[in-house]
This is a predicted structure of an 89-nucleotide RNA (c-di-GMP-I-GGC riboswitch aptamer) from Gordoniibacillus kamchatkensis. It was read from a public genome assembly, where an Rfam model found it. Taxonomically the source falls in Gordoniibacillus (Bacteria, Bacilli, Caryophanales, Paenibacillaceae). Model confidence (mean pLDDT): 89 of 100.

RNA sequence: UACGAUAACGGCAAACCCGCCGAAAGGCGGCGACGCAAAGCCAUGGGUCUAACUUCCUUGACGGGAACACGAUUGCCAGGCUGCCGAAA
Numbered sequence: 001u002a003c004g005a006u007a008a009c010g011g012c013a014a015a016c017c018c019g020c021c022g023a024a025a026g027g028c029g030g031c032g033a034c035g036c037a038a039a040g041c042c043a044u045g046g047g048u049c050u051a052a053c054u055u056c057c058u059u060g061a062c063g064g065g066a067a068c069a070c071g072a073u074u075g076c077c078a079g080g081c082u083g084c085c086g087a088a089a
Stems, first nucleotide, its partner, number of pairs: 003086002011036002017030005034075001040081003044078003047073003054067005
């Protein structure tokens, strides 16, 4: 450098439920462990989710419909930065 044990010291925390924030996706805190060797950090590329705003269609109007990320996700993948331990090969 690479690799990743039924090792050691430790770490993180899915779903459910509760509270708060948000239009939503989702986020934060609590509880709780499905999992994780980068499940540490960065929305840069792709994917996925949402659609308030905006645009368009429709309606006499209310309303209804469609598209859209500048929103979200790193526990979807890739890329970048950093990092604990050391069996086997």